[in-house]
RNA sequence: GAGUCGGCCAGGCAGUCGCUGCAUGCCCCGUUUCGGAGCGCGCAGAGGAAAGUCCGGGCUCCGCAGAGCGGGAUGCAGGGUAACCCCCUGGCACGGCGACGUGACGAAUAGGGCCACAGAGACGAGUCGCACGGCGCAAGCCGUGCGGGUGAAACGCGGCAACCUCCAUCCGGAGCAACACCAAAUAGGCAAGCGCUCGAGGUCGGCUCGGCCGAGCUUGCGGGUAGGUGGCUAGAGCCUCGGGGUGACCCGGGGUCGAGAGGAAUGGCUGUCGUGGCAGCGGCUCCGUAAGGCGCCAAAGCCAACAGAACCCGGCUUAUCGGCCGGCUC
RNA sequence: GGGCCGUUAGCUCAAUUGGCAGAGCAAGGGACUCUUAAUCCCUAGGUUGGAGGUUCGAUUCCUCCACGGCUCACCA
Numbered sequence: 001g002a003g004u005c006g007g008c009c010a011g012g013c014a015g016u017c018g019c020u021g022c023a024u025g026c027c028c029c030g031u032u033u034c035g036g037a038g039c040g041c042g043c044a045g046a047g048g049a050a051a052g053u054c055c056g057g058g059c060u061c062c063g064c065a066g067a068g069c070g071g072g073a074u075g076c077a078g079g080g081u082a083a084c085c086c087c088c089u090g091g092c093a094c095g096g097c098g099a100c101g102u103g104a105c106g107a108a109u110a111g112g113g114c115c116a117c118a119g120a121g122a123c124g125a126g127u128c129g130c131a132c133g134g135c136g137c138a139a140g141c142c143g144u145g146c147g148g149g150u151g152a153a154a155c156g157c158g159g160c161a162a163c164c165u166c167c168a169u170c171c172g173g174a175g176c177a178a179c180a181c182c183a184a185a186u187a188g189g190c191a192a193g194c195g196c197u198c199g200a201g202g203u204c205g206g207c208u209c210g211g212c213c214g215a216g217c218u219u220g221c222g223g224g225u226a227g228g229u230g231g232c233u234a235g236a237g238c239c240u241c242g243g244g245g246u247g248a249c250c251c252g253g254g255g256u257c258g259a260g261a262g263g264a265a266u267g268g269c270u271g272u273c274g275u276g277g278c279a280g281c282g283g284c285u286c287c288g289u290a291a292g293g294c295g296c297c298a299a300a301g302c303c304a305a306c307a308g309a310a311c312c313c314g315g316c317u318u319a320u321c322g323g324c325c326g327g328c329u330c
Numbered sequence: 331g332g333g334c335c336g337u338u339a340g341c342u343c344a345a346u347u348g349g350c351a352g353a354g355c356a357a358g359g360g361a362c363u364c365u366u367a368a369u370c371c372c373u374a375g376g377u378u379g380g381a382g383g384u385u386c387g388a389u390u391c392c393u394c395c396a397c398g399g400c401u402c403a404c405c406a
Stems, first nucleotide, its partner, number of pairs: 001330009011273007019045004024040003028036003047306001051317002054315005059175004071171005076090005091105001092103004106166002111164002113160003123156001128147008179230004189221006201213004237256008275304004282297003286293002331405002333400005340355004349386001357373005379395005
């Protein structure tokens, strides 16, 4: 200098104006518990991928998730894990000088199917040429071996299982808009009471009389909708130390709590410091007689990646300006 | 938020045990006609959304992406 593998960060600090959640002080309202409105104060507030929804699990319901059929997934060996289309170690194959990377990597003698065109022939049958052997008067026929050509592959127990299939192992379905609880108005349902011309009830602004309409009205119960609450963030959690293991990972001790919204908060502005890029005022070394040229330092100004929780985890994949650290190879 | 589909010529769509990607309309040229329309003939037009893999060979089989749709009648 080029490369390869692994890990980490994702601008810092301060001020100010807001937003969401929790706790709390004062005051007000509703009958105390409790709930609501206002003002104030304190604390906390997105990611390595929160993304794609591609796998696996927790959790909830489906009658109990058990058996059979069907269907699906995985596929070298051993291990890790709650589980896995994940991860680790080793083998094999391929790529690379190498570090290293990639791999759907079981079975083609269980069976079925396919192998276009070309080629005599694509696994059933057969024979383009030559040689040898046998039969035959001969034409020729049969068998064995070799060769040319075609083609991705040519007779070899051919290739294809990311064709069906077989073998082994695993998998019930749906998903927090799951599900549970509380519960208006209106319209149905059930029950009771009152009423149907001897008239309940409605309307004429409140009452009485009166007028008009008039067959339903009232109460209770239950299902269920709007709406509200829970599920809802303490978890296969994070940090650190010790031990075991080649490793993935496991065991033990100590410490710690780090968003919980719901048409959806986590933001805006200012100052300052720092990093990188663009830019180049200005300055310096060297060369040159000079004009000028190579290089170095460098102000003002501008720009700063991908992207954003929505029940929660473990993975994979994809996007990503850049920066830092470590191992290894040429 | 979750779930389910689709993408092929300018437009609408076909394409099966994987084997030369086609049809209709539209476009261009020609014929007929005094001219146009209609009709007839001919022609061009394709990264089969993108990338990778399996295979001799991929629109088709597999994986990963991109875009679009189901608009509250896919699910409260």
Two RNAs folded together computationally: RNase P RNA and transfer RNA, 406 nucleotides in total. Rfam match: Bacterial RNase P class A. Gene Ontology terms of the family: ribonuclease P activity, tRNA processing and dimeric ribonuclease P complex. Its mean pLDDT, the model's own confidence on a scale to 100, is 80.